[in-house]
RNA sequence: GACAUCGAGAGAGGCGCGAGGGAACUGGCCCGACGACCGCCCAGCAACCUGAUCCUGUGAAAAGGGAUGAAGGUGCCAAUGCCAGCCCCGCCGGGCGCGGGGAAACGAUGAGUC
Numbered sequence: 001g002a003c004a005u006c007g008a009g010a011g012a013g014g015c016g017c018g019a020g021g022g023a024a025c026u027g028g029c030c031c032g033a034c035g036a037c038c039g040c041c042c043a044g045c046a047a048c049c050u051g052a053u054c055c056u057g058u059g060a061a062a063a064g065g066g067a068u069g070a071a072g073g074u075g076c077c078a079a080u081g082c083c084a085g086c087c088c089c090g091c092c093g094g095g096c097g098c099g100g101g102g103a104a105a106c107g108a109u110g111a112g113u114c
Base pairs, nucleotide, nucleotide: 003110004109005108006107011042013041014040015039016038020031021030022029025085026084027083028082044076045075048073049072050071052068053067054066055065056064081106086102087101088100089099090098091097092095
């Protein structure tokens, strides 16, 4: 730099630590001394990759596609990536309001490439 996905799912667990945390900016909202976040362990979720089984595919293979399952490698386990910010539409109570839709940027994860 490119591709795919990001509205579903999964802990009143144990130990440690001790004050912030929800990526970043602003504004909200929420979680947190009844101990969050984070680290380790154990559970769990999912099905991206590998492998497995079956179907398809083919003259036969292979590639490709689909299904099952969850052994291995990652990942994940409050709230849509917590929400909004830009654009469009609608509403009336006319507020930098409410509702709906869309986009971009940034980010996360995955198999791989340089």